The prediction has a mean pLDDT of 85. A computed fold for a 97-nucleotide RNA from Limnoglobus roseus, annotated as c-di-GMP-I-GGC riboswitch aptamer.
RNA sequence: CGCGAAAUGGCAAACCCGUCGAAAGGCGGGGGCGCAAAGCUAUGGGCCUUCGGUUGGUGCCCCCCACCAAUAACCGAUGGUCGCCAAGCUACCGAAC
Numbered sequence: 001c002g003c004g005a006a007a008u009g010g011c012a013a014a015c016c017c018g019u020c021g022a023a024a025g026g027c028g029g030g031g032g033c034g035c036a037a038a039g040c041u042a043u044g045g046g047c048c049u050u051c052g053g054u055u056g057g058u059g060c061c062c063c064c065c066a067c068c069a070a071u072a073a074c075c076g077a078u079g080g081u082c083g084c085c086a087a088g089c090u091a092c093c094g095a096a097c
Stems, first nucleotide, its partner, number of pairs: 002097001003094002010035002015030006033083001039089003043086003046081003050077006056068004
């Protein structure tokens, strides 16, 4: 360093209350499903919100065909999520290997 036994501690999902926000969601309190980075950074992808546009999207580069689609799909913008996955930065403890 990888790694994750033990111990000391830490964080805190759903849900409820308060509060901010148009919303996604944030923050505070209760709560505890879980977490060895569930610490930090929205940088890439995913997902979510709102607004605008388009009628398409996927298999499959094209045609055919098939499937999905209008409370939808796709594109752009916007904000959000690090407890979705990567990436970067930082970090407590020390059994086995």